[in-house]
Context: one part of a larger RNA
């Protein structure tokens, strides 16, 4: 000087308490252990792995298996030789490839040459092969916790110590204040985006008080919404109390908003040899008729069974059908696809407008009215299963999504245990993207509309911060 204590002081945190809603049971989805398997490609393993790498595994992806093939290679540069590349038409073959016919060029011109194909020899390519315990880069936590240093001085024989520690505040090593310290750095905090209120401006494709019409439709208009610029606005500024005349706390006022106004971006020094050689880079070792390539099929979708995460129920705060109303953000040109006709329907035909504040996706659902169902394994629940079809797509059999009909399983609220959430939050209800030919998305990432309930307290469990102590530890 850390480390550590079922030792002590102070202090934080959805840590506990109080509340509310769920995992833990049941059927699917989905990942992961295991078992099988010709392969079930690979990392990823307590929080920090398992709906994570994967923002899309029929084929491709693919890195895995069988089988067929190639050997200077699918891709780069370099010599040499020959021939035009491209391009169509036939045989074989499961395809990759093999074989075979037929034919046309472009610049400058003896010849060459630009770009290609073939043929040879080697120097080489090439590796998703090993090794995150050779690195770099990137991320994960401890954590948005308040901490982690370092110049000069001074103490100390040195290891170091001090500063940074008292005493008071704060979300904060924030801030005053004392002090052998005094400066100063990296973290806090602020600048930066978003939303909340005003104000000048601008006024279309948006908006509409007045006129008008079937209709914001026209004409007019810039008030208000609304858009996007600018700028004001929040600093404990004022007042009162309290403090130590201090930082500051706790009340009020004003105000759209008050004490960091929400929320997001920003992650210090270090910790685990944390992850990741399969983004990428890169050293080293390994393989060169193969561990490289290239094609077909199949795998990755197997299933006594264990585990994460979800999502759907288990009903009457409900289901079922019918009529009404209110959204925000987002996408679109090989694209979105309105109308209209047709199918009970997913779908099928048409193809108007819109390169978007004009046009489409688009119908918001919960929510209100009306009715039926009257407590049942039901008019719950929807899983599996036949069987008729639709769409994408070379192709839906291993292995897609939809959609009629019929079929109607467990589940009647859930042991020990465990979880997340403090306010426009839980909880609940629906829109959208992105990735994509389609989709196994109930997933992730936004938007929005409803909209709650506790919080005596810090004794306890968990993690962190300080201080000052024990310690057979380093």
């Nucleotide at each position: 000087u850390g480390a550590u204590g079922g030792g002590g002081g102070c202090c934080c945190g959805c840590a506990c308490a109080a509340g509310c809603g769920g995992u833990g049971g049941a059927g699917c989805a989905u990942g992961u252990g295991g078992u099988u398997u010709a392969a079930u490609u690979u990392g990823a393993u307590g929080c920090a792995a398992a709906g994570a790498a994967a923002a899309g595994a029929a084929c491709c992806u693919u890195a895995c298996c069988a089988g067929g093939g190639c050997u200077u290679g699918a891709c780069a540069u370099g010599c040499u030789g020959u021939g035009a590349a491209u391009c169509c038409u036939c045989u074989u073959g499961a395809a990759a490839g093999a074989g075979a016919g037929g034919g046309u060029g472009c610049c400058c011109u003896u010849g060459g040459g630009a770009a290609u194909g073939c043929a040879g020899a080697c120097a080489c390519a090439g590796g998703u092969g090993g090794u995150g315990c050779a690195c770099g880069g990137c991320u994960a936590u401890c954590g948005u916790c308040a901490g982690c240093u370092c110049g000069u001085g001074c103490c100390g024989u040195a290891a170091g110590g001090u500063g940074u520690u008292g005493g008071g505040u704060u979300a904060a090593g924030u801030c005053c204040u004392g002090c052998a310290a005094u400066a100063a750095g990296c973290a806090c905090a602020a600048c930066c985006c978003u939303c909340u209120u005003g104000u000048u401006u601008a006024g279309u494709u948006g908006c509409c008080a007045c006129a008008u019409u079937g209709a914001g439709u026209u004409u007019g208009g810039a008030a208000c919404c609304c858009u996007a610029a600018a700028u004001a606005g929040a600093c404990u500024g004022u007042c009162g109390g309290u403090g130590a005349u201090a930082a500051g706390c706790c009340g009020a006022a004003g105000g759209a908003a008050g004490g960091u106004g929400a929320g997001g971006a920003u992650g210090a020094u270090a910790u685990c040899a944390a992850c990741u050689c399969a983004u990428c880079a890169u050293a080293u070792c390994c393989c060169u008729u193969a561990u490289g390539c290239c094609c077909u099929g199949g795998g990755u979708g197997a299933c006594a069974c264990a585990c994460u995460u979800g999502u759907u129920a288990u009903a009457a705060u409900g289901g079922g059908c019918a009529g009404g109303a209110c959204a925000a953000a987002g996408g679109g040109u090989c694209a979105u696809g309105a109308u209209c006709c047709u199918a009970c329907g997913a779908g099928g035909g048409u193809g108007a407008g819109c390169u978007a504040a004009c046009u489409c996706c688009a119908a918001a659902a919960a929510c209100c009215c009306a009715u039926c169902c009257u407590c049942a394994g039901u008019u719950u629940g929807g899983a599996u299963u036949g069987u008729a079809g639709g769409c994408u797509g070379c192709a839906a059999c291993u292995c897609g999504c939809c959609u009629g009909c019929a079929u109607g399983a467990a589940g009647c609220c859930a042991g020990a245990a465990u979880u997340g959430c403090u306010a426009g939050u839980a909880a609940u209800c629906g829109c959208c993207a992105a990735u994509c030919a389609g989709c196994c998305a109930u997933a992730c990432g936004g938007c929005g509309g409803u909209g709650a309930a506790u919080u005596c307290a810090u004794u306890c469990c968990c993690g962190g911060g300080c201080c000052a102590u024990g310690u057979a530890c380093a």

About this RNA:
The part of an RNA shown here (small-subunit ribosomal RNA, 3' major domain) has 474 nucleotides and comes from Trichopus zeylanicus subsp. travancoricus. NCBI's taxonomy places the organism under Eukaryota, Streptophyta, Magnoliopsida, Trichopus, Trichopus zeylanicus. The prediction has a mean pLDDT of 80.